[in-house]
RNA sequence: GAGUUUGAUCCUGGCUCAGAAUCAACGCUGGCGGCGUGCCUAACACAUGCAAGUCGAACGAGAAAGGGGAGCAAUCCCUGAGUACAGUGGCGACCGGGUGAGUAACACGUGACUACCUACCCUUGAGUGGGGGAUAACCUCGGGAAACCGAGGCUAAUACCGCAUAAUAUCGAGAGAUCAAAGGAGCAAUCCGCUCUUGGAGGGGCCCGCGUCUGAUUAGCUAGUUGGUGGGGUAAUGGCUCACCAAGGCAACGAUCAGUAUCCGGCCUGAGAGGGCGGACGGACACACUGGGACUGAGACACGGCCCAGACUCCUACGGGAGGCAGCAGUGGGGAAUUGUUCGCAAUGGGCGCAAGCCUGACGACGCAACGCCGCGUGGAGGAUGAAGACCUUCGGGUCGUAAACUCCUUUCGAUCGAGACGAAUGGCCUCCGGGUGAACAGUCCGGAGGAGUGACGGUACCGAGAGAAGAAGCCCCGGCUAACUCCGUGCCAGCAGCCGCGGUAAUACGGGGGGGGCAAGCGUUGUUCGGAAUUACUGGGCGUAAAGGGCUCGUAGGUGGCCAACUAAGUCAGACGUGAAAUCCCUCGGCUUAACCGGGGAACUGCGUCUGAUACUGGAUGGCUUGAGUUUGGGAGAGGGACGCGGAAUUCCAGGUGUAGCGGUGAAAUGCGUAGAUAUCUGGAGGAACACCUGUGGUGUAGACGGCUCUCUGGACCGCAACUGACGCUGAGACACGAAAGCGUGGGUAGCAAACAGGAUUAGAUACCCUGGUAGUCCACGCCCUAAACGAUGCAUAUUUGGUGUGGGCCAUUCAUUUGGUCCGUGCCGGAGCUAACGCGUUAAAUAUGCCGCCUGGGGAGUACGGUCGCAAGGCUGAAACUCAAAGGAAUUGACGGGGGCCCGCACAAGCGGUGGAGCAUGUGGUUUAAUUCGAGGCAACGCGAAGAACCUUACCAGCCCUUGACUUCCCGAUCGGGGGACCAGAGAUGGACCUCUUCAAUUGGUCGGUGACAGGUGCUGCAUGGCUGUCGUCAGCUCGUGUCGUGAGAUGUUGGGUUAAGUCCCGCAACGAGCGCAACCCCCGUCCUUAGUUGCUACCAUUUAGUUGAGCACUCUAAGGAGACUGCCGGUGAUAAGCCGCGAGGAAGGUGGGGAUGACGUCAAGUCCUCAUGGCCCUUACGGGCUGGGCUACACACGUGCUACAAUGGCGGUGACAAUGGGAUGCUAAGGGGCGACCCUUCGCAAAUCUCAAAAAGCCGUCUCAGUUCGGAUUGGGCUCUGCAACUCGAGCCCAUGAAGUUGGAAUCGCUAGUAAUCGUGGAUCAGCACGCCACGGUGAAUACGUUCCCGGGCCUUGCACACAC
Repeated sequence: GAGUUUGAUCCUGGCUCAGAAUCAACGCUGGCGGCGUGCCUAACACAUGCAAGUCGAACGAGAAAGGGGAGCAAUCCCUGAGUACAGUGGCGACCGGGUGAGUAACACGUGACUACCUACCCUUGAGUGGGGGAUAACCUCGGGAAACCGAGGCUAAUACCGCAUAAUAUCGAGAGAUCAAAGGAGCAAUCCGCUCUUGGAGGGGCCCGCGUCUGAUUAGCUAGUUGGUGGGGUAAUGGCUCACCAAGGCAACGAUCAGUAUCCGGCCUGAGAGGGCGGACGGACACACUGGGACUGAGACACGGCCCAGACUCCUACGGGAGGCAGCAGUGGGGAAUUGUUCGCAAUGGGCGCAAGCCUGACGACGCAACGCCGCGUGGAGGAUGAAGACCUUCGGGUCGUAAACUCCUUUCGAUCGAGACGAAUGGCCUCCGGGUGAACAGUCCGGAGGAGUGACGGUACCGAGAGAAGAAGCCCCGGCUAACUCCGUGCCAGCAGCCGCGGUAAUACGGGGGGGGCAAGCGUUGUUCGGAAUUACUGGGCGUAAAGGGCUCGUAGGUGGCCAACUAAGUCAGACGUGAAAUCCCUCGGCUUAACCGGGGAACUGCGUCUGAUACUGGAUGGCUUGAGUUUGGGAGAGGGACGCGGAAUUCCAGGUGUAGCGGUGAAAUGCGUAGAUAUCUGGAGGAACACCUGUGGUGUAGACGGCUCUCUGGACCGCAACUGACGCUGAGACACGAAAGCGUGGGUAGCAAACAGGAUUAGAUACCCUGGUAGUCCACGCCCUAAACGAUGCAUAUUUGGUGUGGGCCAUUCAUUUGGUCCGUGCCGGAGCUAACGCGUUAAAUAUGCCGCCUGGGGAGUACGGUCGCAAGGCUGAAACUCAAAGGAAUUGACGGGGGCCCGCACAAGCGGUGGAGCAUGUGGUUUAAUUCGAGGCAACGCGAAGAACCUUACCAGCCCUUGACUUCCCGAUCGGGGGACCAGAGAUGGACCUCUUCAAUUGGUCGGUGACAGGUGCUGCAUGGCUGUCGUCAGCUCGUGUCGUGAGAUGUUGGGUUAAGUCCCGCAACGAGCGCAACCCCCGUCCUUAGUUGCUACCAUUUAGUUGAGCACUCUAAGGAGACUGCCGGUGAUAAGCCGCGAGGAAGGUGGGGAUGACGUCAAGUCCUCAUGGCCCUUACGGGCUGGGCUACACACGUGCUACAAUGGCGGUGACAAUGGGAUGCUAAGGGGCGACCCUUCGCAAAUCUCAAAAAGCCGUCUCAGUUCGGAUUGGGCUCUGCAACUCGAGCCCAUGAAGUUGGAAUCGCUAGUAAUCGUGGAUCAGCACGCCACGGUGAAUACGUUCCCGGGCCUUGCACACAC
């Protein structure tokens, strides 16, 4: 820096990622070289080999094999050889190498210090005389399995022991006392040694200051403990040890205890400060099977020494012995995991030695491992029919891709062949020169020059040659973070995943392919560390509401602290010096072809110490000051606290009186009380508790808290005037005190109230809410408890910083007075700057600063468990972890929601009228049934819906029979040429076969038949992949935008507010100003009038007729085109002078939208439809396609929706020459006439229609019936017919006769309708051969009611709450 809490936002906050690193491991892959690194686990156990020896110039002793010789041979001699092996003695073995178990410590780091030691080395001075006795080896004997041991005997020394000498050594005040020695080599010079001693270097011992992990759920620890005196001990100080004496010592600045851990230079990370680590390299420490102990020695309490004990392993003759890889290799084991039983002492270094030299698993090398870092390569240039192939595709093409092929070129690295190093020069040896010694030119010593010889690595590095692109690329990723996209498979499966999250049929997230991105001999994963994380905040955080202020006071330690002066110099600052090992880091120069790596030089090592100086600030110590703080004095205020007493109102109870049937209680009731007299009312009494009004964001108190009145005891604050003390102050871990209510203990008290409990209700239940009772308790005294949303969710103190307005207490000034002004202390509200994530805070800060205390560090688990402590108990205080989640949270925003509020609409309720729900039938649906009962539609917004019409067809369903390029489109190949009609045979038909007839030469691009494959076809799936169309909220009044402004932001404003409207309609106001989609209007029909036009329409006037029939006319009606008219325009009132509203106002056919229609904003419901159509994907292809016959969609215990007809008299029936409108008509409507009771039939005038026709309108009017299952009602059934149609069996409609079911107005519930509406009456049309009670349309007759908006439902606006947002 990013991702992740939300619909979105800001904040808080956790989780996660990108980086670097690694002693790593795992997966896939693997060409070369250089330099490094390599048991982090079992300080587990170890086979085998090696890792510490050396010196013959300290000493004694001393082989053998082999070779040579002599001898017949045994054997002897020489050599091997004073060699090997061993012993005595010296030095070394205490270094080097390993490991990190222990250790929280003077172990380590750093800086000081000294009561000390120091072999070998350097240095000073002196000495090295003279004796002695042993002992191993060796020999003999003995024991033992062995290891080994014992006894006796011989012998040497630089082994051991006396004596002498002895100081500049040691001791001692001194006198004085004490202490040495070793020789060896050499002809010699001399050299190497030895003893005492001085100083040093290097090394070590001891002691001290400071630094050095976690836990207080470890708070007290300590008897050699702390100190002293004396003795002992040590190289040396010291309780190191002992005796005696004293009673100390350590600890909240964390003792003791527990856990963990070698420490450092450094390494990793980080901007730094820090954090983590301490593997390799270097320094220190500790350890060496475990524990203990000492010996030797200069040095050890000793890794490859000793003794003891223990565990383990091995040998054993069972008696007894041996061993210690945390040295180098190596083995087993453990483990995710860590190498060769290699070469060499050539170099460097070490031990011994005079030296040669010997020893050296230190070391130098090689080997193994991509474990890390660094470097190199796997080719370079050209090359487009953009090859083949693969993948994708919109089928055109695109990508891999100049990539390949191909042409030209190069040859690093590897492989082969050849040549071939540096590291090596000291010492020693040889020669020479000079010098010392010497008689010497021998010899020897010193110095110099030259020469020979010495290499594990290694025939390695490096160099060269020839050949040839030849031998050399993988891994991870591609949803976002995070660079990189497509196809197929899969279908919440398989799987992925670091976090968010992907996968339920179109997955850029799974698996594969293609393509792409990143890194590259590696790439990923996992683990760990730091970073990001300001997420423990020193640098650098917070605590009103996000986690977080202790309930409150007092006060101890501690922290911190006013003004002035001089002193001091601890802190602080400056300079110098010492130290801060080397390596590392940084700079620079250099060496390996470069780099990594290595070497030289410099800087740095921020630290510690010492000395000198400075003195502003802090500290210390001194003297002073008065402003902080306190004291004295004078006042007034107050529910501040403790104790005693008193008072009245009310409740309850008791007694009595009056009085009678109820009272009480609730939403409604009941339990309860009451005729044994309640409630009510009056009088009197008892008792307990609490104190109305006053009373006030008034007062007092540290907080909890405190309220009738009087008296008394007592604390604190405030104000005024003066004086005094002189920093005495602030805060405050622990500690102490106080601390509502509830609760506990003992003893009282108990009127009311009231947990528990009982009963009555409510309820699905009701262990509740409501009611009737009622015990603890509430009250008092004493003692406990110690917690609260103990809240201002805001610790205390001090100072500073604009204002306004209330209120309580005091004082000053002022006014005649009411007042007014000032000041100090409290207590509220509103607001400025500033602060805040916002809300908000705002001189009573959450502003600006200082001091001190308390507290926080994701949510849950959990204030739980364990431990401790307090408590009589209840419980309090302190206070985790495992595990689990990716959030939990704060403030604000927009919505949705609320049995929240306000305002307002709607046949929403109410007021009315008529229905549904009951009956029968029709129709749709569910269910059931069935071979099939095709499919869809499902609250409103599916259910007389798709379907404006299923007998066949339709038809998609079922059964059976058939076809396979197909019923239909386009293309290819071959053959052939046609078309129509009639009728026959088989068959259920499709289909197959056969015949007659009419007409015709049409040829191409045509028709038909056959074939082939591309394809056709699918009412198969997905309406949750889609287009289009539609429903719904809703004809509700809303939905948005630009610019501006406000807000960190989501957003807000505008659109809110005051009025008004049917309306976001209009007006006014306003940080808004404008605009768009909606509203309205523009469109159509109806209502009035006018104009134009009069046939098929009309008929007032004039004629005429049965008849507007005809002449005539176009005035009227009507028709159908165009106009007019209505706009709150006028008047009055009201309103704000507005918009508007009101008016049996005027005028007008119509009046406030005149009535109706069309018109449906942004959006919601993954609403409906893949079966209208279109369409992606998937599926079928002799079938899920196509044809045909028959069946089914019409089934029927049942349930629901929508309708029709009724139940009757507002009616039925009969009669009747009353009056419509919209429409339809040629495969049609059909007049008149005739037949039939009728459906209908015969016949055919008229009409492609203002002409003819359907066509009769019906309710109406007149008469009759008289309340009944009827003269109501018509279902059902029987019989007979009509019509349509190829065909009415399943399964049509109609007519006639007969039959005459249920039904007497319909439970809960529920629907429509506000005027030409409801209701009622008929008429027409689409579909259609036929079939309507459905649907769409038309006219006739023609009501009732609306007080009103409390309630139900739906909706709009504002506001409020919210833990909702897939939104109750």